[in-house]
Molecule: c-di-GMP-I riboswitch aptamer
Organism: Alteromonadaceae bacterium
RNA sequence: ACAAAGAAAAGGCAAGGCAGGUGAAAGCCUGUUACGCAAAACCACCGGUCUAAGGGUUUGAUGAAAAUGGUUUCUCAAAUCUAUGACAGCGGAGUCACCUAG
Repeated sequence: ACAAAGAAAAGGCAAGGCAGGUGAAAGCCUGUUACGCAAAACCACCGGUCUAAGGGUUUGAUGAAAAUGGUUUCUCAAAUCUAUGACAGCGGAGUCACCUAG
């Protein structure tokens, strides 16, 4: 110096709650307080999870317009599918890193 490990010391981060902001939502940001964390530092590459604005499909309507017929289009509602959205404190990969009793 590097790798493994994590007693001690110096520190670090901040779950959830509350307050405010932001977003369609999931979520994120700021303040406060700590559940916990030896990478709970960074990173969305892989898997997984969350959301569905927008888009697709289906159904319904006591709706609207056109047509005169196996109806069509629009509007509203519901269900379902879908990230281009999100999660790094879900796991893996990658990068950087404080200390040193054994």